[in-house]
RNA sequence: AGCGCGGUGGAGCAGUUCGGUAGCUCGCCUGGCUCAUGACCAGGAGGUCGCAGGUUCGAGUCCUGCCCGCGCCA
Numbered sequence: 001a002g003c004g005c006g007g008u009g010g011a012g013c014a015g016u017u018c019g020g021u022a023g024c025u026c027g028c029c030u031g032g033c034u035c036a037u038g039a040c041c042a043g044g045a046g047g048u049c050g051c052a053g054g055u056u057c058g059a060g061u062c063c064u065g066c067c068c069g070c071g072c073c074a
Base pairs, nucleotide, nucleotide: 002072003071004070005069006068007067010026011025012024013023020057028044029043030042031041032040050066051065052064053063054062
């Protein structure tokens, strides 16, 4: 080379079944509370979904090629 699974904010993951506004927890920032820290409460920033093409009115999702990681076989 072959087969299977995976790649989605800083971290861990969901969303794919059946294409239709990208979400959850933690972390980070600001404010509240507190003598203060933590905890708790409220708000906010951060993604062009591994890369490139294709299909479609519309793609994280479907199709093709490629890259990376893990596992299997030899």
Molecule: transfer RNA
Organism: Acidimicrobiales bacterium